SAM riboswitch aptamer (S box leader) from Mesobacillus harenae, 114 nucleotides, folded computationally. NCBI's taxonomy places the organism under Bacteria, Bacillota, Caryophanales, Bacillaceae, Mesobacillus.

[in-house]
Order: sequence, then C1' cells, then structure tokens
RNA sequence: CUCUUAUCAAGAGAGGUGGAGGGAAGUGCCCUAUGAAGCCCGGCAACCGUCAAUAAGCAUUGCUUGUUGAAAUGGUGCCAAUUCACGCAAAGCAAUUGCUUUGGGAGAUGAGAG
Repeated sequence: CUCUUAUCAAGAGAGGUGGAGGGAAGUGCCCUAUGAAGCCCGGCAACCGUCAAUAAGCAUUGCUUGUUGAAAUGGUGCCAAUUCACGCAAAGCAAUUGCUUUGGGAGAUGAGAG
C1' cells in the first nucleotide's frame, strides 16, 4: 500500500506544557488567545488476546464454534459537534431551492491475508 471482515446514535479532565491552528480531502458549517495542534499526566472503551460460566460439534482427560460475564498491570484504539453535515442512487413527501428513509461511496478503528 492492496484485499477480506466486524463496528462507527454511547463513553472520556475547569490538570501541566505549548504557543496557532484544528475538525481526513472538496463544499459547507463549526471549534480555537475565556487559548488550536503536538507532548506529559489523567480518563473512556472490551476489537484482539486472557480468565470464568454455559450450549453445540468433534474420538474427545482436550480442541473448535456460539452466547453471557470478568478484567484496562497484555496488544491496539479513542477522549467538541452521529464518522459535524452533505456530495452518488432509489423510494416517499413536498412542489421548482427542499425534507425523510434506505442503500452505495469515502473515511476511521480492530482482526486476518498478500
């Protein structure tokens, strides 16, 4: 970097440092010197892994899969706004700009593969 797959309506500081930017990109709309990013501390969360219970399967003192639960001294991740909104398609409503729903695209994160 590419592919597969799961999730994306919840959650998270009135701390230190730092100094102007930030919210992926486009459009828009926002946040920001009543201090942005980054870094430190702090916090949130159970995706992988771990442990326990339970069901099923498997030639079977165990393994695999499903479900439920525990734990954040293991591996990631996250901590304005629904993934901040929209962008493409379909349907419905409204009627020329629009609204709603569903799907898709893009993106983020985990796990697996190349």